[in-house]
Molecule: transfer RNA
Organism: Nanobdellota archaeon
């Protein structure tokens, strides 16, 4: 230099063109003598950056950075 993989909530990964979720942690409720367990709820997002393609893009393309892997 070339090639594949991945990047989305504070962490782990989901969503294959149509309203961005889950589990964990977090706060608040409930239980309970307190306390975690166990239930409910609420808050957490420039979707890795910029552009293009589409009525509409996290999802298709194309330059870039970031991590990992493989080849030269």
């Nucleotide at each position: 230099c070339c090639c594949c993989u991945g990047g989305u909530a504070g962490c782990u990964c989901a969503a294959u063109g149509g309203u961005a979720g889950a589990g964990c942690a977090u706060u608040c409720g409930g239980c309970u003598g307190u306390a975690g367990c166990c239930c409910g709820a609420a808050a957490g997002g420039u979707c890795g950056g910029c552009g293009g393609u589409u009525c509409g893009a996290a999802u298709c393309c194309g330059c870039c950075c970031c991590a990992g892997g493989g080849g030269a």